This is a predicted structure of a 73-nucleotide RNA (transfer RNA) from Candidatus Curtissbacteria bacterium RIFCSPLOWO2_02_41_11. RNAcentral holds the sequence, with entries from ENA. NCBI's taxonomy places the organism under Bacteria, Bacteria candidate phyla, Candidatus Curtissiibacteriota. Its mean pLDDT, the model's own confidence on a scale to 100, is 82.
RNA sequence: GGGCCGUUAGCUCAGUUGGUAGAGCGUUUGCAUGGCAUGCAAAAGGUCACCGGUUCGAAUCCGGUACGGUCCA
Numbered sequence: 001g002g003g004c005c006g007u008u009a010g011c012u013c014a015g016u017u018g019g020u021a022g023a024g025c026g027u028u029u030g031c032a033u034g035g036c037a038u039g040c041a042a043a044a045g046g047u048c049a050c051c052g053g054u055u056c057g058a059a060u061c062c063g064g065u066a067c068g069g070u071c072c073a
């Protein structure tokens, strides 16, 4: 320098065909227990890495950039 893959909640990751962004764990609150562990219920938490384009509408499609991984030179 070139190819491919990845970047979504605090962490690990889904999101298959463009149409309201989700799960598990964690956090907070409530209930059950004398208390803890634990169980149940609820809530908070996201500029979907960044910039631009296409579209009525983009996490999703297109171009570029950054970072990480991997292969080639």
Stems, first nucleotide, its partner, number of pairs: 001072007010025004019056001027043006049065005
It matches the Rfam family "tRNA".